[in-house]
RNA sequence: AUGAGGUACAGGAGAGAGAGUCGCAAGGGCCGCCGAAGGGGCAAACAGUUAGCAGAGAUUGUAAUCUCUCAGGCAAAAGGAUCCUGUAUUGAUG
Numbered sequence: 001a002u003g004a005g006g007u008a009c010a011g012g013a014g015a016g017a018g019a020g021u022c023g024c025a026a027g028g029g030c031c032g033c034c035g036a037a038g039g040g041g042c043a044a045a046c047a048g049u050u051a052g053c054a055g056a057g058a059u060u061g062u063a064a065u066c067u068c069u070c071a072g073g074c075a076a077a078a079g080g081a082u083c084c085u086g087u088a089u090u091g092a093u094g
Stems, first nucleotide, its partner, number of pairs: 005090009018031001020030003032074003038070001039068003045062006
């Protein structure tokens, strides 16, 4: 000196599903739904082991916008995976 990628912050965009019902009310009850905070689960693929070589088999690990609906959510507000821009920091590679 280059700056893939990561992290934090700020701004912008950002979906789905009952303004359900009972009760004087409650952080209460009942029914119906959503998946994009978070969380759980799954492999025919990949990697490793069993093994000096090959094959079969066995075994271990790893994912999601898939799936579950624990949590969360179902007018607005808030939140919101993800995307873009900027700042700071770290940093592969050259």

Glycine riboswitch aptamer from a Sedimentisphaerales bacterium, 94 nucleotides, folded computationally. The sequence was found by an Rfam model in a public genome assembly. The organism belongs to Sedimentisphaerales, within Bacteria. It matches the Rfam family "Glycine riboswitch aptamer". The family is grouped with related families in Rfam's "Glycine riboswitch clan".